[in-house]
Context: one part of a larger RNA
RNA sequence: CUGGGCGUAAAGGGCGUGUAGGUGGCUUAGUAAGUCAGAUGUGGAAGCCCUGAGCUCAACUCAGGGAGGGCAUCUGAUACUGCUAAGCUAGAGGGCAGGAGAGGAGAGCGGAACUUCCGGUGUAGCGGUGAAAUGCGUAGAUAUCGGAAGGAACGCCGGUGGCGAAGGCGGCUCUCUGGACUGACCCUGACGCUGAGGCGCGAAAGCUAGGGGAGCGAACGGGAUUAGAUACCCCGGUAGUCCUAGCCGUAAACGAUGGGCACUAGGUGUGGGGGAUAAGAUCCUCCGUGCUGCAGCUAACGCGAUAAGUGCCCCGCCUGGGGAGUACGGCCGCAAGGCUAAAACUC
Numbered sequence: 001c002u003g004g005g006c007g008u009a010a011a012g013g014g015c016g017u018g019u020a021g022g023u024g025g026c027u028u029a030g031u032a033a034g035u036c037a038g039a040u041g042u043g044g045a046a047g048c049c050c051u052g053a054g055c056u057c058a059a060c061u062c063a064g065g066g067a068g069g070g071c072a073u074c075u076g077a078u079a080c081u082g083c084u085a086a087g088c089u090a091g092a093g094g095g096c097a098g099g100a101g102a103g104g105a106g107a108g109c110g111g112a113a114c115u116u117c118c119g120g121u122g123u124a125g126c127g128g129u130g131a132a133a134u135g136c137g138u139a140g141a142u143a144u145c146g147g148a149a150g151g152a153a154c155g156c157c158g159g160u161g162g163c164g165a166a167g168g169c170g171g172c173u174c175u176c177u178g179g180a181c182u183g184a185c186c187c188u189g190a191c192g193c194u195g196a197g198g199c200g201c202g203a204a205a206g207c208u209a210g211g212g213g214a215g216c217g218a219a220c221g222g223g224a225u226u227a228g229a230u231a232c233c234c235c236g237g238u239a240g241u242c243c244u245a246g247c248c249g250u251a252a253a254c255g256a257u258g259g260g261c262a263c264u265a266g267g268u269g270u271g272g273g274g275g276a277u278a279a280g281a282u283c284c285u286c287c288g289u290g291c292u293g294c295a296g297c298u299a300a301c302g303c304g305a306u307a308a309g310u311g312c313c314c315c316g317c318c319u320g321g322g323g324a325g326u327a328c329g330g331c332c333g334c335a336a337g338g339c340u341a342a343a344a345c346u347c
Stems, first nucleotide, its partner, number of pairs: 004318003007301002012315001014201004021194003025088007033081002035077008048066007091191001092188003096183003103177007110154001114150008125136002162169002206247006215241002220236004258314006266292011296303002320347003329340004
């Protein structure tokens, strides 16, 4: 390479956007590049196949004939693909009318809880645990009432509920803003799909600068436990957690399942629309989200219209374990480190 694969065995890129490229709906005409047919030329010798011949046979050798992937030229065919031209509306997009949503950004506001401080009441304990102790408290704690300040997070509603490409998003209001869905069928007329590179987004932790700091809390100190206890439990507690600006670019970034389109039994919940019915129940329909299950698939588990079924298009990735996601080199980063990525050796 051929071939086989990627839910759990090795293997789906964290996610999007999009360049090149690959690929692409219906109709008509042209062209004849791909494709197909015929002819001609070429296709060295040896080898191969056929016929015959020479060594006593054979191997071997010699002579003649044939085949030959492919390439080139000419002539022809026009279904399919390509190209050119014209057209269409079922794909895609736009306009119009609606309702849903923790989608994003900024600003403002609110209550509960918590801690600290101030004041009142009040007195000997509080706290903590398996039990304790460290700790706090007669300089008046804990408890309780009133007041003030501060930071962070938003109980109930809340739901295999919703939104987002993913990461993720949850008090209320306002402003700005993205996407999806439904209805009628007005417009454009294949404008589509995918996407190597590129670019952007990307939890937590971490980094730089400046703020902030209630609670929690790596490190650290102390108390316990224990043979020990650099832990689990307890008392403290710094960074951090929060905000602004800028980095980092990772993850069990998981549905461990790339994206798109089409097709293939049902049943039952639920979210958002539309329609039928006088209304409700109910039924039909589109989009989403769960469970169950036929066919089919699967090594099994299981999947099963939200496919892991049946097909087509495009991308990414895998090729025994360890060495190793390491070394070296390159690129990126302030650093931490990230991305790319071997070999010796060994089983």

Predicted 3D model of a 347-nucleotide part of an RNA (small-subunit ribosomal RNA, central domain) from Hydrogenophilus sp. It was read from a public genome assembly. Model confidence (mean pLDDT): 90 of 100.